[in-house]
Molecule: transfer RNA
Organism: Elusimicrobiota bacterium
RNA sequence: GGGGUGGUAGUUCAGUUGGGAGAACAUCCGCUUGGCGUGCGGAAGGUCGGGGGUUCAACUCCCCUCUACUCCA
Numbered sequence: 001g002g003g004g005u006g007g008u009a010g011u012u013c014a015g016u017u018g019g020g021a022g023a024a025c026a027u028c029c030g031c032u033u034g035g036c037g038u039g040c041g042g043a044a045g046g047u048c049g050g051g052g053g054u055u056c057a058a059c060u061c062c063c064c065u066c067u068a069c070u071c072c073a
Stems, first nucleotide, its partner, number of pairs: 001072007010025004019056001027043005049065005
C1' cells in the first nucleotide's frame, strides 16, 4: 500500500425484502426475608464509530473516513 471481518444500552451480543431499536447480565425501585442473598415483578439506560448521499422512510443500500483484528505484498 491492497483485501476481508467487526464497531448497536455500563458489559457480552442479537437485529438483511429498508418501516416496532431489542435480549441477557449489571444498575435502580417494589414484593418476598428478622436482615442479606436467592426468586418474582417493574423502571431507567442508545447521536446504532464519525460525515455525506439515495429514499416518503436507513442499524440495514452507496461513497468517504476513524478504529480493532486478520490475510496478501